This is a predicted structure of a 73-nucleotide RNA (transfer RNA) from Candidatus Berkelbacteria bacterium CG10_big_fil_rev_8_21_14_0_10_43_13. Its Rfam family is "tRNA". Rfam's curators write: Transfer RNA (tRNA) molecules are approximately 80 nucleotides in length. The coordinates come from a structure-prediction model, not an experiment, and the mean pLDDT is 82.
């Protein structure tokens, strides 16, 4: 170059046939301790990589680029 796969919270991932974005873990803060830990509770973080079509509605589908990884050459 060509095929394929892959990107969603701070990190590891779900999220089915298009219909209000979620789990754990970490951090924050409250409880308990003379203080930390651990443990127990609460809340709180996202333009779903970018950009564009489709559609009343798009993480999802199409197109085009970009990141990472594997394959042929």
């Nucleotide at each position: 170059g060509c095929c394929g796969a892959u990107g969603u919270a701070g990190c590891u991932c779900a999220g089915c046939u298009g219909g209000u974005a979620g789990a754990g873990c970490a951090a924050c803060a409250c409880u308990u301790u003379c203080g930390u830990a651990a443990a127990g509770u609460g809340g709180a973080g996202g333009u779903c990589g970018c950009g564009a079509g489709u559609u009343c509605g798009a993480a999802u589908c199409u197109c085009g680029c970009c990141u990472u990884c594997g394959g042929c050459u």